[in-house]
RNA sequence: ACAUUUGGGGUGCGUAAAGCUGAGAUUAUACCCAUUGAACCUGAUGCAGUUAAUGCUGUCGCAGGGAAAUGUCGUUUA
Numbered sequence: 001a002c003a004u005u006u007g008g009g010g011u012g013c014g015u016a017a018a019g020c021u022g023a024g025a026u027u028a029u030a031c032c033c034a035u036u037g038a039a040c041c042u043g044a045u046g047c048a049g050u051u052a053a054u055g056c057u058g059u060c061g062c063a064g065g066g067a068a069a070u071g072u073c074g075u076u077u078a
Stems, first nucleotide, its partner, number of pairs: 001072005006034004012020002040065003046059004
């Protein structure tokens, strides 16, 4: 670096349709993430801003949690 297997996770706003954000917006043989861990959860019905509305944006965040083994190849050193 790659592969295999395993594991973790979310699915919101909008009456609805249109539409919005996003990798993903409830079914997926998809997507994201696996300790060098902001995938995701808690704090949080937090705070500020924005929007038609929503974690939509920022903050919170050197806060607390959070899911890994095996194999192959390459490189370097002894």
TPP riboswitch aptamer (THI element) from Enterococcus italicus, 78 nucleotides, folded computationally. The model forms 90% of the base pairs in the Rfam consensus. Model confidence (mean pLDDT): 76 of 100. Its Rfam family is "TPP riboswitch aptamer (THI element)". For this family Rfam cites "Comparative genomics of thiamin biosynthesis in procaryotes. New genes and regulatory mechanisms" (Rodionov et al., J Biol Chem, 2002). NCBI's taxonomy places the organism under Bacteria, Bacillati, Bacilli, Lactobacillales, Enterococcus.